[in-house]
RNA sequence: GGGCGAUUAGCUCAGUUGGGAGAGCGCUGCAGUCACAUUGCAGAGGUCACUGGUUCAAGCCCAGUAUCGCCCA
Numbered sequence: 001g002g003g004c005g006a007u008u009a010g011c012u013c014a015g016u017u018g019g020g021a022g023a024g025c026g027c028u029g030c031a032g033u034c035a036c037a038u039u040g041c042a043g044a045g046g047u048c049a050c051u052g053g054u055u056c057a058a059g060c061c062c063a064g065u066a067u068c069g070c071c072c073a
Stems, first nucleotide, its partner, number of pairs: 001072007010025004019056001027043005049065005
């Protein structure tokens, strides 16, 4: 330098009809217990990497940029 893949909650990751932003773990509160743990209920937490484009509408499609990984040279 070229090719491919990844980037979504604190962490690990889903998200195929283009229209609701989610799960597990973690965190907070409550219940529960003599106390804790397990468990149950509720809740907080998001620039869907960034910029631009297409569209009535974009996490999802298109172009570019950035970072990480793998391969080739």